[in-house]
Context: one part of a larger RNA
RNA sequence: AUUGAACGCUGGCGGCAUGCUUUACACAUGCAAGUCGAACGGGGGUGGGGGGCAACUCUCACCUCAGUGGCGAACGGGUGAGUAAUGCAUCGGAACGUAUCCGCAAGUGGGGGACAACCCGGCGAAAGCCGGGCUAAUACCGCAUAUUGCUCGCAAGAGGAAAGUGGGGGACCCGCAAGGGCCUCACGCUUACGGGGCGGCCGAUGUCCGAUUAGCUAGUUGGUGGGGUAAAGGCCCACCAAGGCGACGAUCGGUAGCUGGUCUGAGAGGAUGAUCAGCCACACUGGGACUGAGACACGGCCCAGACUCCUACGGGAGGCAGCAGUGGGGAAUUUUGGACAAUGGGGGCAACCCUGAUCCAGCCAUGCCGCGUGCGGGAAGAAGGCCCUCGGGUUGUAAACCGCUUUUAGCCGGGAAGAAAAGGGCAAGGACAACACCCUUGCUUCUUGACGGUACCGGCGGAAUAAGCACCGGCUAACUACGUGCCAGCAGCCGCGGUAAUACGUAGGGUGCGAGCGUUAAUC
Numbered sequence: 001a002u003u004g005a006a007c008g009c010u011g012g013c014g015g016c017a018u019g020c021u022u023u024a025c026a027c028a029u030g031c032a033a034g035u036c037g038a039a040c041g042g043g044g045g046u047g048g049g050g051g052g053c054a055a056c057u058c059u060c061a062c063c064u065c066a067g068u069g070g071c072g073a074a075c076g077g078g079u080g081a082g083u084a085a086u087g088c089a090u091c092g093g094a095a096c097g098u099a100u101c102c103g104c105a106a107g108u109g110g111g112g113g114a115c116a117a118c119c120c121g122g123c124g125a126a127a128g129c130c131g132g133g134c135u136a137a138u139a140c141c142g143c144a145u146a147u148u149g150c151u152c153g154c155a156a157g158a159g160g161a162a163a164g165u166g167g168g169g170g171a172c173c174c175g176c177a178a179g180g181g182c183c184u185c186a187c188g189c190u191u192a193c194g195g196g197g198c199g200g201c202c203g204a205u206g207u208c209c210g211a212u213u214a215g216c217u218a219g220u221u222g223g224u225g226g227g228g229u230a231a232a233g234g235c236c237c238a239c240c241a242a243g244g245c246g247a248c249g250a251u252c253g254g255u256a257g258c259u260g261g262u263c264u265g266a267g268a269g270g271a272u273g274a275u276c277a278g279c280c281a282c283a284c285u286g287g288g289a290c291u292g293a294g295a296c297a298c299g300g301c302c303c304a305g306a307c308u309c310c311u312a313c314g315g316g317a318g319g320c321a322g323c324a325g326u327g328g329g330g331a332a333u334u335u336u337g338g339a340c341a342a343u344g345g346g347g348g349c350a351a352c353c354c355u356g357a358u359c360c361a362g363c364c365a366u367g368c369c370g371c372g373u374g375c376g377g378g379a380a381g382a383a384g385g386c387c388c389u390c391g392g393g394u395u396g397u398a399a400a401c402c403g404c405u406u407u408u409a410g411c412c413g414g415g416a417a418g419a420a421a422a423g424g425g426c427a428a429g430g431a432c433a434a435c436a437c438c439c440u441u442g443c444u445u446c447u448u449g450a451c452g453g454u455a456c457c458g459g460c461g462g463a464a465u466a467a468g469c470a471c472c473g474g475c476u477a478a479c480u481a482c483g484u485g486c487c488a489g490c491a492g493c494c495g496c497g498g499u500a501a502u503a504c505g506u507a508g509g510g511u512g513c514g515a516g517c518g519u520u521a522a523u524c
Stems, first nucleotide, its partner, number of pairs: 001523003005520005012371006019363001020329001025327003029324003034071003039068002042065010078282003087207007096199003101195003105191004109143001111141002118133006150159003164187006172181003208254003215245003220242008257279004261272004284305005307318004335361001337360003343357001344355004374404004384395004410460005418451001423445008468513005473494003479508005489496002
């Protein structure tokens, strides 16, 4: 000088930050990943319309519930256990992948069979499950087409796609009508190619301690041929060769996430890796794959184990190292708060929904910074305290007293920025058969704030609401009295204390810092 600190005494306000460093110990409860009806068919409710005397039936709209399907759930958030190199940092490399996004090209024709939901029946305490029957789709499967390109092949050649939905519309066609064809716009779908960003892989260099660890290695090192992968490769396998690493420290053991940075220092260096940012690893412990563009997947699945819970004893359920919160451990670390208003993310054409990411608020002097606790006048100097050579000295302009001010606190009043959009209207342009719809741009209009009646501003009264802590032998700024008597005690080092102690305790006085001051711990 510094700290994610703790402890003791003390404590007025504000701003901005930080806040389980220990048990990667166990967790009650709530929330933390959904969304789309413009992919699809149903159940329930409310209301309207048509048929019917009614029961009932057909249909439309809205709300709602699961289900099929799509996208997301691999991001965001947490932790640091493991890892000394399959990591990280820097610089290179070739044998790769990529949903969404952008560019470019072509296509989007015609069919089919199911399974949920639902209904019926059954099993089970439950979790849940089984059988039968009906049904839709952007779910699933064939057929057609596929130039370039893709897959197989030396070639000839062969193989291989798709899905629709919504808005609007003049004429024409089908239909009693609703609606459909047709046209058009938007969002999609399929196949290639290219790009971007992202990711997988390889190499070089650097990356703690121990030699009281000196030899280590059999898929081991290389080759050939194969398998496997998105992809190179002993990654895996068969065969062949006998190699490979090591005092320039292999192997083994210990410790440890790495970096940008942070602290210190004139620097070199040393120490460190909280918060923020990048990378890695992990998700009760160990193992495994599935789905998918992407995982070997924190809030998915399966198996094993430990633990906890439910049970009708047959069988089931769970995983806070997400945000809060609880117990425990500990010297020690916060609220079971508000809002999606902003920024960002997921879904959706959109409206919007979700978002403990985030933005805010709450708690703690934990840190940094700022402000205040008043200002001016006021005696050769009150009283009291302390000391005294009894003359006096000191506390001390300090107080009283007089005048002034009102930060802060209190009360009263006004009161933000953070909000730009999206949406509506008008105009122009684009697309179009089109003055519809749709897209773009401009103008205009309306709405949206958790924080918060907060910040800030104004007013009111009144010195009013606000000072402590450590030290005073030397180092080291600051001295006397009393008490004690090697006792009680102090102490960072030297050392004080055994009857006049500036070193112990108290008081007066003083010194230093100040909403803090000391102590302890730790680093330079």

A computed fold for a 524-nucleotide part of an RNA from an uncultured bacterium, annotated as small-subunit ribosomal RNA, 5' domain.
Rfam family: Bacterial small subunit ribosomal RNA.
The RNAcentral record of the full RNA draws on ENA, Greengenes and SILVA.
Model confidence (mean pLDDT): 86 of 100.